[in-house]
Molecule: Bacterial large signal recognition particle RNA
Organism: Anaerolineae bacterium
Order: sequence, then C1' cells, then structure tokens
RNA sequence: CCGUGCUAGACGGGGAGCUAGCGGUGCCCUGUACCCGCAAUCCGCUAUAGCGGGGUCGAACUCCCUCUUGAGGUCCCGCGUUGCCUGGGACUGCCGAGGAGAAGUAGCGAUGAAGGCCGGGUCCUGCGCAGCAGAAGCCUACGAACCCCGUCAGAUCCGGGAGGAAGCAGCGGUAAGUAGUCACUUCUGGGUGCCGCAGGGGCACCUGGUUGGAGCCAACUGGCCUCGGUAAGCCGGGCAGGCUGCAUCGACAGAGGGUGCACGG
Repeated sequence: CCGUGCUAGACGGGGAGCUAGCGGUGCCCUGUACCCGCAAUCCGCUAUAGCGGGGUCGAACUCCCUCUUGAGGUCCCGCGUUGCCUGGGACUGCCGAGGAGAAGUAGCGAUGAAGGCCGGGUCCUGCGCAGCAGAAGCCUACGAACCCCGUCAGAUCCGGGAGGAAGCAGCGGUAAGUAGUCACUUCUGGGUGCCGCAGGGGCACCUGGUUGGAGCCAACUGGCCUCGGUAAGCCGGGCAGGCUGCAUCGACAGAGGGUGCACGG
C1' cells in the first nucleotide's frame, strides 16, 4: 500500500413549550433522512438522562472536533423605527414686543447735512401797565316822638316895661345805618394778559443768526441681541406594533483537522 472480517459510531438535527431536570409524543424551522410498539387527565428516564424489539451501513461523501456562514425561534432589559397618549420649552421654525446697528428701499440735504459758537422762547423771581373781583371813600335817596342841629307858630318862664330865655309840633338839615349808582379815588387779591422792564436758571425741546462743508433719519426689508408666546420639528416619559441590529439557542452549508482491532498478500 492492497484485500477480507469486525468494533466504536451513524442511519437526521434544532427552537419554543412542558418539566426539578433530560429526552420523546403534539407545534414550528431546516430539508429527505431505517422499520414496529408506547405517550398531554401525558409517556419513558436521572447527569452515560426516551424505553423495548428488529434491520442496514461502517473507519469515511457518511463518524468526531474546531472555525466560518447562518434559515428560524425566543427575549425584548437596552438601541434605532412606526402609531397613540402625556409632559417640557434647551435648540430650529413661527408669532408679538423692545433694543442696537445701518447692508438695501423710501425720505431730508450744495436753495447747505452733522457738529461748533452766539441769541430768543418755553421755566423762576421782582417791579410796572392793563383787565377782572372785593372792600372802603366819593355821589344820590331815605334816615332821630324827647335824650342831634338850624329856624322855631302856638303855649310856657323872667321882667313894671323895653325886652330876654328855654323850647314841643311843623319845616329844613344831618349822624350811625339802609338802599342805589358804579363814573372817579385808595387799598387788597389772582389757574387774568399774543403787555412792558430788570434779574436768575437750564441745556431738554422749539426757533433766529453765524461758522462748517457731507452727511442726516430709521418708516419698510434683510441680518443681530433681549424678553414673552406657540408647540410643527425637537427633548423626556408611558403603552402598543413591527422590522433591523444587539443578546441567546441554533438547523442546513463551507473550510480545516482527527479516528480503533484482527487476519492474509
């Protein structure tokens, strides 16, 4: 190395479920792979974990190990994803308000912008003038039985007389006061005034002059900042689904390696 006969082993495996656990019957996957009996109110076993009986192949395409690939199942704890519910308001978007800036549009500006300088007004004080209001005065009227005035009939008193005195009523006048006029005078007052004079204050606004020589403004658009709102995107949580990935089990397939005894040539 060849031949013959054996032996180990193989003649399907896996997942979920059941079970203390293992295997099977039933379900599913793979895909073709001996037969008979037993079994869900289960059956048979115990870490060498179906049992009993029969048959075929047999040390390699077939057996064993490792690696790769990976159907399918399970789990869904976690990740992404879909739908629904719920909450948030950091960010994007949208809406509103405010601010700063000045890129664009509009407007103002060489018939002169911004800025500088000088002045006036708006503000305050005092005085004056005017006006208004009030009070008083002035003026007019009224206004005292006696205790106001003048004149005082009558009457009275004194005196021999001449004459004198006091004096009621009446008449005239007046005081306090009342009423009126409101022209004039004085005083007082003010949310009186296209009024005047003087002084002060301020730099905000309006305005005049002068200088200067090209900007000014911020209505709209765009960009920026802040605040508020909204909740579409977004973020967080919950429930359900399904695919993919992860985890786990893993058929089929591919690659590599390994495998006994006896006899004869």